Transfer RNA from an uncultured Verrucomicrobiae bacterium, 75 nucleotides, folded computationally.
It matches the Rfam family "tRNA". By type it is a transfer RNA.

[in-house]
RNA sequence: GCGCGCUUAACUCAGUGGUAGAGUGCUACCUUCACACGGUAGAAGUCGUUGGUUCAAAUCCAACAGUGCGCACCA
Numbered sequence: 001g002c003g004c005g006c007u008u009a010a011c012u013c014a015g016u017g018g019u020a021g022a023g024u025g026c027u028a029c030c031u032u033c034a035c036a037c038g039g040u041a042g043a044a045g046u047c048g049u050u051g052g053u054u055c056a057a058a059u060c061c062a063a064c065a066g067u068g069c070g071c072a073c074c075a
Stems, first nucleotide, its partner, number of pairs: 001071007010024004018055001026042005048064005
C1' cells in the first nucleotide's frame, strides 16, 4: 500500500429499519458477630465521528478515525 472483519454500559457481548438490552462488575438496603454467598432495588449509553438515504437509522450507503487478520512491498 491492497483486501476482509470489528467499534453498542466500567468489562464481555446480544440486538441488523419502528420504545436500546443481557451477563459480570458498581451503589444502597436486607441477611451475618463480621466477611463471603444469597435476596431486593437502583445508577450507568452523543450505539466511534461526519455526511447521505428514509415518514423513521445502532441497523442501509459513503468518507474519515481507531483496532484485528491476511496479502504485497522494503530493509
The prediction has a mean pLDDT of 83.